[in-house]
């Protein structure tokens, strides 16, 4: 340099043939239970869906650029 995959919550990851209030587990906070802790149960908070543009009535999803990371070729 070329090809390819990935980027969604603090962490690990789902997700959508374009339209829902964007989700799970772990973690955090509060409550219940307990003499206390752990476990268990309930609730709450937490997101620019990497970024910039394009298409569209509408984009996390499609297209292009850029950035970052993984793999392959040279």
């Nucleotide at each position: 340099g070329c090809c390819u995959c990935u980027g969604u919550a603090g962490c690990u990851c789902a997700g959508u043939a374009g339209g829902a209030u964007a989700g799970a587990g772990c973690g955090g906070c509060c409550c219940u239970c307990u003499c206390c802790u752990a476990a268990a149960g309930g609730g709450c908070a937490g997101g620019u869906c990497a970024u910039c543009g394009g298409u569209u009535c509408g984009a996390u999803u499609c297209c292009g650029g850029u950035c970052a990371g993984g793999g392959g070729c040279a």
Molecule: transfer RNA
Organism: Arthrobacter sp.